[in-house]
Context: one part of a larger RNA
RNA sequence: CUGGGCGUAAAGGGCGCGCAGGCGGGUUGGUAAGUUAGAUGUGAAAUUUACCGGCUCAACCGGUCGAACUGCAUCCGAUACUGCCAGACUUGAGAUCAGUAGAGGAGAGUGGAAUUCCCAGUGUAGCGGUGGAAUGCGUAGAUAUUGGGAAGAACACCGGUGGCGAAGGCGACUCUCUGGACUGAUUCUGACGCUGAGGCGCGAAAGCUAGGGGAGCAAACAGGAUUAGAUACCCUGGUAGUCCUAGCCGUAAACGAUGAAUACUAGGUGUUGGGUGUUUCCAUGCAUUCAGUGCCGAAGCUAACGCAUUAAGUACUCCGCCUGGGGAGUACGGCCGCAAGGCUGAAACUC
Numbered sequence: 001c002u003g004g005g006c007g008u009a010a011a012g013g014g015c016g017c018g019c020a021g022g023c024g025g026g027u028u029g030g031u032a033a034g035u036u037a038g039a040u041g042u043g044a045a046a047u048u049u050a051c052c053g054g055c056u057c058a059a060c061c062g063g064u065c066g067a068a069c070u071g072c073a074u075c076c077g078a079u080a081c082u083g084c085c086a087g088a089c090u091u092g093a094g095a096u097c098a099g100u101a102g103a104g105g106a107g108a109g110u111g112g113a114a115u116u117c118c119c120a121g122u123g124u125a126g127c128g129g130u131g132g133a134a135u136g137c138g139u140a141g142a143u144a145u146u147g148g149g150a151a152g153a154a155c156a157c158c159g160g161u162g163g164c165g166a167a168g169g170c171g172a173c174u175c176u177c178u179g180g181a182c183u184g185a186u187u188c189u190g191a192c193g194c195u196g197a198g199g200c201g202c203g204a205a206a207g208c209u210a211g212g213g214g215a216g217c218a219a220a221c222a223g224g225a226u227u228a229g230a231u232a233c234c235c236u237g238g239u240a241g242u243c244c245u246a247g248c249c250g251u252a253a254a255c256g257a258u259g260a261a262u263a264c265u266a267g268g269u270g271u272u273g274g275g276u277g278u279u280u281c282c283a284u285g286c287a288u289u290c291a292g293u294g295c296c297g298a299a300g301c302u303a304a305c306g307c308a309u310u311a312a313g314u315a316c317u318c319c320g321c322c323u324g325g326g327g328a329g330u331a332c333g334g335c336c337g338c339a340a341g342g343c344u345g346a347a348a349c350u351c
Stems, first nucleotide, its partner, number of pairs: 003323004007305002012319001014202004021195003025089001027087005033082002035078002038075005048067002050064005092192001093189003096185005104178007111155001115151008126137002163170002207248006216242002221237004259318002262315003267296012300307002324351003333344004
């Protein structure tokens, strides 16, 4: 070194790109590094082991061209597999061409409903709020209603276990720029692939820095209630914040609590986007196929629940992680951050 595991018991990195590394399709020839047959040398003695012997036995000790010392080196062979070199292949991967769907991303512009505020008209004593009230607003004319204006934020219906994205996430409309996916043709390249320690990038909300913005909502805060109390739940207000620009932060029940890739393994039934065949004037229906997304279920798996071609089944490759509870995601140190804090991450002690 070699174990067993990771949906819910401890355990999948929040997500991607990717250097090193690990692993890698079918075929021909060469080579002989790994691998492997044989031989030679060496592998001190003690030790170990086999046999024989000596102390009355044993431990112990002695002897034998004994054995072993699983190793190393050299020589001469083998060539299935792995490696290396060379050649050719197309199914993996990529490209090309023709189409398709989409809240994928960024920027700019536009729109209507609602809300609040302002101005003016009508109008008069209430409005608002609750379990019931009160604080609050209102005769300096509110609420209601009509007309006009301003502002900011969010986009009803469509809307759907519908769609897109690696994840976070994305929903009014138009334009510009832009990423990916799917289908078909098999036209081209010819293994160019998979994974990925470090590294780099992206990353909800809250929070931070600077400058704007501020309608509604609303931590903190104030008041009114409730209550034994009420630093709450309910009500009236209300500031950060929520919004924009630039820059930080780097965390979440970042969840499918399920890493990525490939192959294989009954079916049934929805739905989304394509293709093909067939029916038909068209519409449509039926059959089939590819990619996605749901439900039910066979074998199998599972401690059970359940999973079940979108596997938690059967295999293989690579990465991450776990190893009793508490102490503790704490202390110390290091790295990062303006800070908040993040990442890495113990022990004593205790059950």